Model confidence (mean pLDDT): 76 of 100.
Bacterial RNase P class A from an Actinomycetota bacterium, 376 nucleotides, folded computationally.
NCBI's taxonomy places the organism under Bacteria, Bacillati, Actinomycetota.
The sequence was found by an Rfam model in a public genome assembly.
[in-house]
RNA sequence: UGAGCCGGCCGGGUGGCCGCGGCGUGGUCCGCCACGCUGAGGAAGGUCGGGGCUCCAGAGGACAGGAUGCUGGCUAGCGGCCAGUCGGGGUGACCCGCAGGAAAGUGCCACAGAGAACAGACCGCCGAUGGCCCGGUUCGCUUCCCUUCGGGGUUGGGUACCGGGCACAGGUGAGGGUGAAACGGUGCGGUAAGAGCGCACCAGCGGCCGGGGCGACCCGGGCGGCUAGGCAAACCCCAUCCGGAGCAAGGCCGAACAGGGAGAGGGCGGUCCGCCCGUGGACACUCCCAGGUGGGCCGCACAGAUGGAUGGCCACACAGCCGGAGUCCCGCAAGGGCCCGGUGGACAGAACCCCGCCUACAGGCCGGCUCACCGU
Numbered sequence: 001u002g003a004g005c006c007g008g009c010c011g012g013g014u015g016g017c018c019g020c021g022g023c024g025u026g027g028u029c030c031g032c033c034a035c036g037c038u039g040a041g042g043a044a045g046g047u048c049g050g051g052g053c054u055c056c057a058g059a060g061g062a063c064a065g066g067a068u069g070c071u072g073g074c075u076a077g078c079g080g081c082c083a084g085u086c087g088g089g090g091u092g093a094c095c096c097g098c099a100g101g102a103a104a105g106u107g108c109c110a111c112a113g114a115g116a117a118c119a120g121a122c123c124g125c126c127g128a129u130g131g132c133c134c135g136g137u138u139c140g141c142u143u144c145c146c147u148u149c150g151g152g153g154u155u156g157g158g159u160a161c162c163g164g165g166c167a168c169a170g171g172u173g174a175g176g177g178u179g180a181a182a183c184g185g186u187g188c189g190g191u192a193a194g195a196g197c198g199c200a201c202c203a204g205c206g207g208c209c210g211g212g213g214c215g216a217c218c219c220g221g222g223c224g225g226c227u228a229g230g231c232a233a234a235c236c237c238c239a240u241c242c243g244g245a246g247c248a249a250g251g252c253c254g255a256a257c258a259g260g261g262a263g264a265g266g267g268c269g270g271u272c273c274g275c276c277c278g279u280g281g282a283c284a285c286u287c288c289c290a291g292g293u294g295g296g297c298c299g300c301a302c303a304g305a306u307g308g309a310u311g312g313c314c315a316c317a318c319a320g321c322c323g324g325a326g327u328c329c330c331g332c333a334a335g336g337g338c339c340c341g342g343u344g345g346a347c348a349g350a351a352c353c354c355c356g357c358c359u360a361c362a363g364g365c366c367g368g369c370u371c372a373c374c375g376u
Base pairs, nucleotide, nucleotide: 001372002371003370004369005368006367007366008365009364010363013316014315015314016313017312018311020039021038022037023036024035025034026033027032041347045358046357048356049355050354051353052352053246054245055244056243065242066241067240068239069238070084071083072082073081074080085099086097087096088095089094100237101236105235106234107231108230109229122176123175124172125171126170129169130168131166132165133164134163135162136161137160139158141156144153145152146151184202185201186200187199188198189197203227205224206223208221209220210219211218212217250298251297252296253295260289261288270283271282272281273280274279318345320343321342322341323340324339326338328337329336330335
């Protein structure tokens, strides 16, 4: 100097003009006006987790259902935070994690491929053993000929052995090929060819012993059997936790009209009905009671709520970015500064409150660290 990593913070400044909500004081022609104080965020957002608060339900427990899932700690609590373990990524600073159990059981493993989980012979290799073919040796049998009658030669078929061939049965999971995955790897021995078939080393698995750690786990030694595929974000198993609904929760006050209940008294009244008259009943009126709609208040806050205030314009600087010019300044250099013009400030906006998480965000500041290059 360049490229990065981690943590913390800011996210607009000054002035003028015009506006808005809440509260207080004063004024008022009751319409408002003046003054003072005060008025968004790091996420107020998504509404994902937890809690407060409120109402409902509830003896206790279990099932069902849901959530969480390495270890230790913190916390009111959480699916949060901190520190670690293990696994993965990066040259590194560091980052990421849907991190219990696959030897409890069930299930699944597309396509390709011969074969995909107590596996599988497509090519290849072998073909020891069995089979078939050829040749040789041997020993019986057999045909014909010769014979000095002892035997010799010859034809066919066979037994046993040896050699060669075929690749029919069969063997083989070493090699090729397919696949995300083919039932440990390398080497030596072994074999007909091969194979944990045997052995050595390595990897991995399960016990054991010693040491370290609260623990997850780590380090070392030795033993065993020679090998055990993956998926639980498939069902499932194990452990822990969970009653439901939410400020439109919920509480209080309560108009008019209608309707309900209660009847003391009155107009000896009004209308209607029964009735011969007294009088009885119904309705209306008056008054009282309860519930409750419109509405208001509380819940509700050192912003606050009411369909919702916290803003707009102008000017001036400024960080940053883009372009240009001089060769003026700093530096050994890469480079930086100075000068001129332009541009120029994101995401978003409380609505019961709090703790977290996640998501969005122009640009800038501070601190620590890593890698590469240059110079001394």